Model confidence (mean pLDDT): 78 of 100. Two RNAs folded together computationally: RNase P RNA and transfer RNA, 413 nucleotides in total. Rfam match: Bacterial RNase P class A. By type it is a ribozyme.
[in-house]
RNA sequence: CGAGUCGGUCAGGCGAUCGCUGUCGCACGGCGGCAGAGGAAAGUCCGGGCUCCAACGGGUCAGAGCGCCAGGUAACACCUGGGGGGCGUGAGCUCACGGAAAGUGCAGCAGAAAGGAAACCGCCUGUUCGCAGGUAAGGGUGAAAAGGUGCGGUAAGAGCGCACCGCGCGGUUGGUAACAACCGUGGCGAUGGUAAACCCCGCUCGGAGCAAGACCAAAUAGGAAUCCUAUGCCGUGACCCUCGGCGGAUUCGGGUAGGUCGCUUCAGGCGAACGGUGACGUUCGUCGCAGAUGAAUGAUCGUCCACGACAGAACCCGGCUUAUCGACCGACUCACUCU
RNA sequence: GGCGAGGUAGCUCAGACGGUUAGAGCGCAGGAUUCAUAACCCUGAGGUCGGCAGUUCAAUUCUGCCUCUCGCUA
Numbered sequence: 001c002g003a004g005u006c007g008g009u010c011a012g013g014c015g016a017u018c019g020c021u022g023u024c025g026c027a028c029g030g031c032g033g034c035a036g037a038g039g040a041a042a043g044u045c046c047g048g049g050c051u052c053c054a055a056c057g058g059g060u061c062a063g064a065g066c067g068c069c070a071g072g073u074a075a076c077a078c079c080u081g082g083g084g085g086g087c088g089u090g091a092g093c094u095c096a097c098g099g100a101a102a103g104u105g106c107a108g109c110a111g112a113a114a115g116g117a118a119a120c121c122g123c124c125u126g127u128u129c130g131c132a133g134g135u136a137a138g139g140g141u142g143a144a145a146a147g148g149u150g151c152g153g154u155a156a157g158a159g160c161g162c163a164c165c166g167c168g169c170g171g172u173u174g175g176u177a178a179c180a181a182c183c184g185u186g187g188c189g190a191u192g193g194u195a196a197a198c199c200c201c202g203c204u205c206g207g208a209g210c211a212a213g214a215c216c217a218a219a220u221a222g223g224a225a226u227c228c229u230a231u232g233c234c235g236u237g238a239c240c241c242u243c244g245g246c247g248g249a250u251u252c253g254g255g256u257a258g259g260u261c262g263c264u265u266c267a268g269g270c271g272a273a274c275g276g277u278g279a280c281g282u283u284c285g286u287c288g289c290a291g292a293u294g295a296a297u298g299a300u301c302g303u304c305c306a307c308g309a310c311a312g313a314a315c316c317c318g319g320c321u322u323a324u325c326g327a328c329c330g331a332c333u334c335a336c337u338c339u
Numbered sequence: 340g341g342c343g344a345g346g347u348a349g350c351u352c353a354g355a356c357g358g359u360u361a362g363a364g365c366g367c368a369g370g371a372u373u374c375a376u377a378a379c380c381c382u383g384a385g386g387u388c389g390g391c392a393g394u395u396c397a398a399u400u401c402u403g404c405c406u407c408u409c410g411c412u413a
Stems, first nucleotide, its partner, number of pairs: 002334009012304007020036007038310001042321002045319005050209004055242001057241005063205005068082005083097001084095004098200002103198002105194002120139002122135005147165006166188001167186008213261004223252006232246004268287008305308001340412007349365004358396001367383004389405005
């Protein structure tokens, strides 16, 4: 200097005027001060808090999710570190990564043969030249065809024999473990693929959601039809038991609909020290940072620059995913050049 | 705000068990019939299976993400 990898930060600035929401103060029909969207507020895909369902009781069976190992966390499908497979010269990136020797299913077309399935062409031997037998090196079909390469061997061939690689089994060593290395052993039709097919194994899960729910006030009414009916019905997947409640189910047509709480102070932000490879944890200090309910966070003007992306809270947190103009910082890799 | 369902031909829907040609009705085009039109009859065309990835030899179908539409809820 060029190309690239990983991690992090910011997300137009300043001023003036007019508004909006919340809150505080005061001399209160108003005036003034202070605060006022995000890294994703989004998708609602996971995990929790919170609230209700009298059972957030028991059992069996369904159903859903997760899936290498260890750790972190309130918890997770998230994160960190490690192992294994794949990609890259490399920094690094990436993987729904349990089981196919428990069982069942599936593989169209092509092909001789498709799952414990063979001989179309070929090669070799014999031949009465019709064919019979041997073979799986080579060709052809297919996504997939009886471990791969080489040497020996043979009529031709073949794990038939041997060496290396792969695979299975046993052991030793290292590691918490996943796993790895090494040694021995088996010639390997044992044990092909598919589980984001059923399934098996292990682990986890009650349901609904702030329009949950609680309180105050106002209004009112209660009724009609049909069906079932006490060994009955209901109790948030089904059934049984315990327990609890009660007539139950469906439909029709009326009435009311205003306020308060839930509501924002928390697994909280920032800084430092210590422990840890790290995620993170502990301690100390410091800060207070939207809370509406037709729903605020805006508009106009001036000025500067690099000319401003995606987009906007609605109970709250931790993640993931998706969208995003650009600018900056740090660590590292490769190539070339110079010293 | 919260919860749920769906997207297949111009329209309304099947197919969902991965494979062979994705079908049905209506509509559309042509023919036949009729003096003519409709109906009936015959034939035919018409499909990015909402989009992008992944699993698999193979995806409308299985899985994830995105997008659009509809419904329920005080």